[in-house]
Context: one part of a larger RNA
RNA sequence: CGUAGGAAAUUUGAGAGGAGCUGUCCUUAGUACGAGAGGACCGGGAUGGACGCACCGCUGGUGUACCAGUUGUUCCGCCAGGAGCAUAGCUGGGUAGCUACGUGCGGACGGGAUAAGCGCUGAAAGCAUCUAAGCGUGAAGCCCCCCCUCAAGAUGAGAUUUCCCAGUAUGUAAGACCCCUGGAAGACGACCAGGUUGAUAGGUUCGAGGUGGAAGCGCAGCAAUGCGUGGAGCUGACGAAUACUAAUCGGUUGAGG
Numbered sequence: 001c002g003u004a005g006g007a008a009a010u011u012u013g014a015g016a017g018g019a020g021c022u023g024u025c026c027u028u029a030g031u032a033c034g035a036g037a038g039g040a041c042c043g044g045g046a047u048g049g050a051c052g053c054a055c056c057g058c059u060g061g062u063g064u065a066c067c068a069g070u071u072g073u074u075c076c077g078c079c080a081g082g083a084g085c086a087u088a089g090c091u092g093g094g095u096a097g098c099u100a101c102g103u104g105c106g107g108a109c110g111g112g113a114u115a116a117g118c119g120c121u122g123a124a125a126g127c128a129u130c131u132a133a134g135c136g137u138g139a140a141g142c143c144c145c146c147c148c149u150c151a152a153g154a155u156g157a158g159a160u161u162u163c164c165c166a167g168u169a170u171g172u173a174a175g176a177c178c179c180c181u182g183g184a185a186g187a188c189g190a191c192c193a194g195g196u197u198g199a200u201a202g203g204u205u206c207g208a209g210g211u212g213g214a215a216g217c218g219c220a221g222c223a224a225u226g227c228g229u230g231g232a233g234c235u236g237a238c239g240a241a242u243a244c245u246a247a248u249c250g251g252u253u254g255a256g257g
Base pairs, nucleotide, nucleotide: 001153005164006163007162008161009160010159011158015150016149017148018147021049022048023047024046025045026044027043033038051106052105053104054103055102059100060099061098062097066093067092068091069090070089071086072085073084074083075082076081110145111144112143117137118136119135120134165257175253176252177251178250179195180194181193182192183191200246201245202244203242204241205240206239207238209235210234211233216229217228218227219226220225
């Protein structure tokens, strides 16, 4: 810009893409078959491999400052307690998120048309013949449906529901955007949740999870240290509650068929 008014939402599916794999074991059954040795078709069940998709409850990884321990040094006047630097100083753990080595799920079932093959009916050719006319059956595969995803610029521009309106222009309606608070969305746009008629983010409070027993004081010990107060103190991303802070105020656009 188009989809012959302007919008919001829900959709149909022309078409496109993806997927399509397979082993072993048990059973049927030591049956059919076979002198024996051996040993099935068909059907039913279980469990794996590789591959793919999703997820983080479990097992782990990471987690640059969440907690603790600790070395050297400088500083906060000293003790105590801390801060900076040393690869994040080093070490032991670890929330959210992201993840695999972790977990769940998938290939199916079924149908259509067929190949080789196997047939029915059947002449040419009084017979015979699956073929010449005609009709079946038949493959993990291939084509199509079925399954998953996208999809009306499918210009053949589809459908449904709801909202907004008439003299013209200015200006407006429904609606949308700018702007702002943010996000399991994201390079930027976009998308999604919100903007006081408000829980969108921050803060606060209470929790979850993590760390692992804070500081101070008391007690024991010459002391190092230990014990008590006390599952203590601290705590990024997680959950809930709560308008304390910030989303203020505004502006732009948008039909007359």
Predicted 3D model of a 257-nucleotide part of an RNA (large-subunit ribosomal RNA, domain VI) from a metagenome. Rfam family: Bacterial large subunit ribosomal RNA.